[in-house]
Context: one part of a larger RNA
RNA sequence: CUGGGCGUAAAGCGAACGUAGGCGGGAAAGUAAGUUAGAAGUGAAAUGUAUCGGCUCAACCGAUGAUCUGCUUUUAAUACUGCUUUUCUUGAGUAUGGAAGAGGAAGAUGGAAUUCCAGGUGUAGCGGUGGAAUGCGUAGAUAUCUGGAAGAACACCAGUUGCGAAGGCGGUCUUCUGGUCCAAUACUGACGCUGAGGUUCGAAAGCUAGGGGAGCGAACAGGAUUAGAUACCCUGGUAGUCCUAGCCGUAAACGAUGGAUACUAGUUGUUGGGGAUGUAUGUCUUCAGUGACGCAGCUAACGCGUUAAGUAUCCCGCCUGGGGAGUACGCUCGCAAGAGUGAAACUC
Numbered sequence: 001c002u003g004g005g006c007g008u009a010a011a012g013c014g015a016a017c018g019u020a021g022g023c024g025g026g027a028a029a030g031u032a033a034g035u036u037a038g039a040a041g042u043g044a045a046a047u048g049u050a051u052c053g054g055c056u057c058a059a060c061c062g063a064u065g066a067u068c069u070g071c072u073u074u075u076a077a078u079a080c081u082g083c084u085u086u087u088c089u090u091g092a093g094u095a096u097g098g099a100a101g102a103g104g105a106a107g108a109u110g111g112a113a114u115u116c117c118a119g120g121u122g123u124a125g126c127g128g129u130g131g132a133a134u135g136c137g138u139a140g141a142u143a144u145c146u147g148g149a150a151g152a153a154c155a156c157c158a159g160u161u162g163c164g165a166a167g168g169c170g171g172u173c174u175u176c177u178g179g180u181c182c183a184a185u186a187c188u189g190a191c192g193c194u195g196a197g198g199u200u201c202g203a204a205a206g207c208u209a210g211g212g213g214a215g216c217g218a219a220c221a222g223g224a225u226u227a228g229a230u231a232c233c234c235u236g237g238u239a240g241u242c243c244u245a246g247c248c249g250u251a252a253a254c255g256a257u258g259g260a261u262a263c264u265a266g267u268u269g270u271u272g273g274g275g276a277u278g279u280a281u282g283u284c285u286u287c288a289g290u291g292a293c294g295c296a297g298c299u300a301a302c303g304c305g306u307u308a309a310g311u312a313u314c315c316c317g318c319c320u321g322g323g324g325a326g327u328a329c330g331c332u333c334g335c336a337a338g339a340g341u342g343a344a345a346c347u348c
Base pairs, nucleotide, nucleotide: 003320004319005318006317007302008301012316014201015200016199017198021194022193023192025088026087027086028085029084030083031082033081034080035077036076037075038074039073040072041071042070049065050064051063052062053061054060091191092188093187094186095185096183097182098181099180103177104176105175106174107173108172109171110154114150115149116148117147118146119145120144121143125136126135162169163168206247207246208245209244210243211242215241216240220236221235222234223233258315259314260313261312262311263310266293267292268291269290270289271288272287273286274285275284276283277282297304298303321348322347323346330341331340332339333338
């Protein structure tokens, strides 16, 4: 390379948009580039190969044939692919009317709790643990009541619920804004799918600058435990956690399952629409989601099973024994931390 694979054995990029490229619905006509068939030319000789022959055989040598799978020219064919033109509506999209939603951004606002401050009542403890101690408290704590301040998070509702491409999103209200679903018509007429590079988004932690700082809390300090205890437990507590602007670009970024399309038994829950029945608050049915089970089939097994890991097609990414190693070197990016790309020797 031909292959074989990628849920758990090595292997799906964290996700999306999209350039080139690859692939691409029905009908008709034209063309004849690919394709198919015929013909001509060429495809040096030697070698190799088949047959026959010459040295007594063989090696060796000679003759003839086939091959040289190719290229060029030409004649024809037109099913498929391509190209051009016309056309269609089922793929895709637009318009109309409805619907649900923690989708996003900004602003405003609410109550509970916590801590702190001030004041009142009140007196000896509080706190913490397996048990304690450090700690707080007669300079009046804890408890309780009143008032005030601050920051962060939004109990119940809450649900295999919903929304989003993923990360993710949860008090309430307003403004702006993205996407999705359903119904019935009308319109455009293949406008589609995927996507190397590229671009954008991307939890937490971390970084830069400026704010903020209630609670929690790496580091750190103390108290315990212990043989020791640089831990687990306790008392404190700085960065951080929050906001604004910028960077970082990674996660068990997981469904460990790339995207799209078509087809292939059912049963049962649930979310959002529609239809039928016509009053049962139900039943039947149809789309779109989201769960549980399960036939066929698949799988090494576990399991998957119309939300496929089944049956197929298209496009991309990735894997090729373990360690060395996601290391070294180089390059790119980054303020740094580091990230991306990514070996070999050696060894089993």

Predicted 3D model of a 348-nucleotide part of an RNA (small-subunit ribosomal RNA, central domain) from a metagenome. Model confidence (mean pLDDT): 89 of 100. RNAcentral holds the full RNA, with entries from SILVA.